[in-house]
RNA sequence: GUUAUGAAAAGGCAAACUCGUUGUAAGGCGAGGACGCAAAGCGACUGAUCCUGAAGAUCUCUUAAAUAUCACAGGAUGGCAGAGCUACCAAG
Repeated sequence: GUUAUGAAAAGGCAAACUCGUUGUAAGGCGAGGACGCAAAGCGACUGAUCCUGAAGAUCUCUUAAAUAUCACAGGAUGGCAGAGCUACCAAG
């Protein structure tokens, strides 16, 4: 010096909730506020979850509807998981 790990120190971020604002919505942004976080920094690559859309399929006598499920498209969640990039300190 590097990698893995994370005791200490200096710090950092900020859940729920409240107010304001924005969006059809999920959600985002700002202020207050701290549940927690060693990447709770960055970015939607792969899953997962959530919202919206339209019509398609399924739902065992016939026909149809509602609801639900599956699939499709768009959006969201990075504090859901994995992977990627970057990074302070330094005991062992």
Molecule: c-di-GMP-I riboswitch aptamer
Organism: Deltaproteobacteria bacterium